[in-house]
């Protein structure tokens, strides 16, 4: 160097997540690679590899290292769209309220606007007059079995007589009351009055005299200030989701280059 046996090692890796930490089983990438049993309210492990069990290749395409390419995941940063959630009263709309600055519109005003001043109603209080209402008086009626009066028939009573006496019903009055009227007169009362007279008390209205000499009122619109609520938008800061961007960080699979790695025996 060549044959034959074997031995380390290899029979796919890698991401993110799970975990204290690792391996797998489940997602995904690579892309093609022995079987079988087991694992998510999981399985096996504690230092490097799943775990048990069986086959197969084996020192080079195939194992080990380095470097390059880089699928693909993960992370970190800015942009944006959505949503959600805290903040604000510094705003913009919404609410309300003032200014009436200004403009349209209507109306009032030189038969006098705003303003001023001066009385006067409207409020109350008292007295007066009136109207209403009660009630008294007054004026009609009715109105007593005997205890009210007149007159009292008949009967009674006292007398020798003359005479006298009480009285019932009857009629006639009239007590208290009843019942009506009520122009006048007294008295009293208030939810009384386009009255009248004195007080009081004046915020607001209403309304007269005088001053005065051009604005005055309504509504709408815009303008300016407040003021509330935090409704919607804005602004502010923060979570999640999508999208994207970034000579950005990390691990990276297939790939490619380059280097390293046995023992024995015989020829």
């Nucleotide at each position: 160097c060549c044959g034959u046996g074997c031995u380390a090692g290899g029979u796919g890796g890698g991401g993110a997540g799970c975990u204290a930490g690792c391996g797998g089983u489940g997602c995904c990438c690579u892309g093609u690679a022995c079987c079988c049993g087991c694992a998510a309210c999981c399985c096996g492990c504690u230092c490097u590899a799943g775990c048990g069990g069986g086959g197969c290749c084996g020192a080079a395409u195939c194992c080990c290292c380095g470097c390059c390419c880089g699928c693909g995941g993960c992370c970190c940063g800015g942009g944006u769209g959505g949503u959600c959630c805290g903040g604000c009263g510094a705003c913009g709309c919404c609410c309300c309220g003032g200014g009436c600055g200004c403009g349209g519109c209507g109306g009032c005003g030189a038969u006098g606007a705003a303003g001023g001043u001066c009385g006067g109603g409207u409020c109350c209080c008292a007295c007066g007059c009136g109207a209403c209402g009660c009630c008294a008086a007054c004026c009609c009626g009715c109105g007593a079995a005997c205890c009210c009066g007149g007159u009292c028939a008949g009967g009674u009573c006292c007398g020798g007589a003359a005479g006298g006496a009480a009285g019932c019903a009857g009629c006639c009055g009239u007590a208290a009351g009843c019942g009506g009227g009520c122009c006048c007169u007294g008295g009293c009362g208030g939810g009384u009055g386009c009255c009248g007279u004195g007080g009081g008390g004046g915020c607001g209205c209403c309304u007269g005299g005088c001053c005065g000499g051009a604005g005055c009122c309504g509504u709408c619109g815009c303008c300016c200030c407040g003021u509330c609520g935090u409704g919607c938008g804005a602004c502010c800061g923060g979570g999640g989701c999508g999208c994207u961007c970034g000579c950005g960080g990390u691990c990276a699979a297939c790939g490619g280059c380059g280097g390293g790695u046995g023992c024995a025996c015989g020829g």

Bacterial large signal recognition particle RNA from an Actinomycetota bacterium, 267 nucleotides, folded computationally. Rfam family: Bacterial large signal recognition particle RNA. The family's RNA type in Rfam is non-coding RNA gene. The RNAcentral record of the sequence draws on ENA. The source organism's lineage runs through Bacteria, Bacillati and Actinomycetota. The prediction has a mean pLDDT of 77.